[in-house]
Order: sequence, then C1' cells, then structure tokens
RNA sequence: GCUGGCAUAGCUCAGUUGACAGAGCGCCGCUCUCGUAAAGCGGAGGCCGGAGGCUCGAUCCCUCCUGCCAGCACCA
Repeated sequence: GCUGGCAUAGCUCAGUUGACAGAGCGCCGCUCUCGUAAAGCGGAGGCCGGAGGCUCGAUCCCUCCUGCCAGCACCA
C1' cells in the first nucleotide's frame, strides 16, 4: 500500500437484509439470615465509534473518516 472483518450498557456479546434497543455477569435496593454468601424479587444504566447521504422513517442500506484484528504485497 491492497483486501476482508469488527466497533451496541461498566465487561462479554446478541439483535433486526429499515418502524419500541436486549441477555448474561457486574452495580443499587428489598426479602431471607445472628451476620455474610447463595437464592428469590425489583431497579438504574446505551439516542448502537464519528460525519455526510438515501428514505416518510436508519443501530440496520451507501460513502468518507477514526480505532482494533487478520491475510496479502513491499522492505533498495
């Protein structure tokens, strides 16, 4: 330099080829306990990496940018 993949909650990841954003763990509260853990119940937390475009409508489609990963090429 070329090609491909990934970017969604604090962490690990789902999700729909356009119409309300989810799970597990973690966190907070309550129940239970002498107390803690476990268990049960409830709750908070993300405008989906950034900017444009298409569309009545975009996390989802298109373009560019940024970061990470992999392969290929180059390395006088």

Overview:
Transfer RNA from a Xanthobacteraceae bacterium, 76 nucleotides, folded computationally. Taxonomically the source falls in Xanthobacteraceae (Bacteria, Pseudomonadati, Alphaproteobacteria, Hyphomicrobiales). Rfam family: tRNA. The family's RNA type in Rfam is transfer RNA.